């Protein structure tokens, strides 16, 4: 130099001028105005996962449903993460893997091909009968051809009419016993059995393990309104409705009212939840790592049709092009001056862990070719 | 804040226990007419919104994005 793999921080900074927004003191002619410090992210986005927290009487069995699937481990919990096993891809750094069961059942595998799942005889090879010697007709074989994404292990050697795990030897697979090593997945070794069973479970289904319903418009406290006005339907011990979410069960409230319609009636009412947490840095200490254990710091938006902006001007990033100085055989490296020009995705809404997905330039450590010395 | 659904030719719709995508209308072209239209005959257009991923195959199944509609409170 070119072509990659892994990973890290970062999201401009300072001042001036206008502005928005709450919080806290002051002031006022209740309209407001003044001071001061505070004011978005790495994804605040999708809303796909998990959990806090309310509230349903804390929440119970069973069918249904729906998630998730390698082993150990982190964790409030996860579908998240860290290490490892297996498989795969790349020369490589490295990467991906919904990674239980197809030997429990059912379904599927178009076209093409004789046959598409305990299969099959087109073509060819053999045996036999027939014969007008072209052939035909029955049987046998899965070595050989040829379809197809797939045709029921390979490779030699015996066997045979011709062949075939038919039989053997060796290799590959599965089963299963047993020794070793690992907390497991798995691994290595030895033995046995011709056992060779097709693919699909991101098809149904099977096995395990997990899942109760809404959701900050949860939910609570005040204000403010109006009459409990017509209609229908169910029901008052043969119990109606309701907690009870799709059913059942099963338990509890209900000793009488429930429901749905139609008319009215107040209102885009107010205060609250609400931001201090599974918090964030630093330092040790344990662990291979996710991560946890102490100690020590620091407080960091709480709006409510929704604020966190906008101009300059300096200086730093960073591209391009002109000079000039340096190092060097060269190529290209670096510093300085000037000009032009760029700075991305995208805006909290009740917090939290995550994971996708959008996104601009830097920066550290690898790997591969290729050239110089 | 919570649900559910839909995207295929220019429009409007098809296609499904996964087999290689089609009708109408509209466009092109030739006949028929003096000429139009209508009719008859033929033709042409596709990234099955966009990546990936399972399978031998994917408009169909599974994910991840965009865009849009519809409900509920």
């Nucleotide at each position: 130099g070119g072509a990659g793999a892994a990973g890290g921080a970062c999201a401009g900074a300072u001042g001036a001028u206008c502005g928005c927004u709450g919080g806290u003191c002051c002031c006022u002619c209740a309209g407001g105005g003044g001071a001061c410090g505070g004011g978005a992210g790495g994804a605040a986005a999708g809303u796909c996962c998990g959990g806090g927290c309310u509230c349903c009487g804390c929440a119970g069995g069973g069918c249904a449903g729906g998630a998730u699937g390698g082993u150990c481990c982190c964790u409030a919990a996860c579908g998240g993460g860290g290490a490892c096993c297996g498989g795969g891809g790349g020369c490589g750094a490295c990467c991906c893997c919904a990674g239980g069961g197809a030997a429990a059942g059912u379904g599927c595998c178009a076209c093409a091909g004789a046959g598409a799942g305990g299969a099959g005889a087109c073509c060819g090879c053999c045996c036999g009968c027939u014969u007008u010697c072209a052939g035909g007709c029955g049987g046998g074989u899965a070595a050989g051809g040829g379809u197809g994404a797939a045709a029921g292990g390979g490779u030699g050697a015996g066997g045979u009419a011709a062949g075939a795990g038919c039989u053997c030897a060796c290799c590959a697979g599965u089963u299963c016993c047993g020794g070793c090593g690992g907390c497991g997945a798995c691994g290595u070794c030895g033995g046995a059995a011709g056992c060779u069973c097709g693919g699909u479970a991101a098809a149904c289904c099977c096995c395990a393990u997990c899942c109760g319903g809404a959701g900050c418009a949860a939910g609570a406290c005040c204000a403010a309104a109006u009459a409990g006005g017509g209609g229908a339907g169910c029901g008052u011990u043969u119990g109606a409705g309701g907690g009870c979410g799709g059913c059942c069960c099963g338990u509890c409230c209900g000793a009488a009212g429930c429901u749905c319609c139609c008319g009215g009636g107040u209102u885009a009412g107010g205060u609250u939840g609400c931001u201090u947490g599974a918090g964030g840095c630093c330092g040790u200490c344990g662990g291979c790592a996710a991560c946890g254990g102490c100690g020590g710091u620091c407080c960091u938006a709480g709006a409510g049709g929704a604020a966190u902006g906008a101009u300059c001007a300096u200086c730093a990033c960073c591209c391009u092009g002109a000079g000039g100085c340096g190092g060097g055989a060269a190529a290209c490296c670096g510093c300085c001056u000037c000009a032009g020009g760029g700075a991305a995705c995208a805006g909290a809404a009740c917090c939290c862990g995550g994971c996708u997905u959008a996104u601009g330039g830097c920066c550290u450590u690898c790997u591969c070719c290729a050239g110089c010395c | 804040g919570c649900u559910g659904g839909c995207g295929u030719a220019g429009c409007u719709c098809a296609a499904u226990a996964g087999g290689u995508a089609g009708a109408g209308c509209a466009g092109c072209u030739g006949a028929c007419u003096u000429g139009u239209a209508a009719u008859c005959a033929g033709c042409a257009g596709g990234u099955u919104g966009c990546g990936g991923g399972u399978u031998c195959a994917a408009u169909u199944c599974c994910u991840g994005u965009c865009g849009c509609c519809a409900g509920c409170u």